[in-house]
């Protein structure tokens, strides 16, 4: 990292150092930071995608249990951008693009 396939309306923060930006990216918007942003380091916590172990069966899109391996810890992936339908409008649903995270992959 081309590809695949699963998930994304739920959940969980305090400290050291630093010292202004940050919410992937462009563009609009909204926010969120000097009461201290990013980024590192420590401690903690969520959650269960893998792995392990138990269980059950129409041998699989099952059930449960751990917490080895990741990944998470403002705001749905923060919102919108294309397409579709609904509204007389603000807008609401519902699909993509794109991202992000796990398993495969060559």
């Nucleotide at each position: 990292c081309a590809c695949u396939c699963a998930u994304c309306c739920a959940g969980a923060g305090g400290g050291g150092c630093a010292g202004a930006g940050g919410g992937a990216u462009c563009c609009g918007g909204c926010c969120c930071g000097c009461u201290g942003a990013a980024g590192c380091c420590c401690c903690g916590g969520c959650a269960a995608c893998c792995a392990u172990c138990g269980c059950g069966a129409u041998u699989c899109g099952g059930c449960g249990a751990c917490a080895g391996g990741u990944g998470c810890c403002a705001a749905c992936u923060c919102c919108g951008g294309c397409c579709c339908g609904c509204a007389a409008g603000c807008g609401c649903g519902g699909g993509g693009a794109a991202g992000a995270u796990g398993a495969g992959g060559a």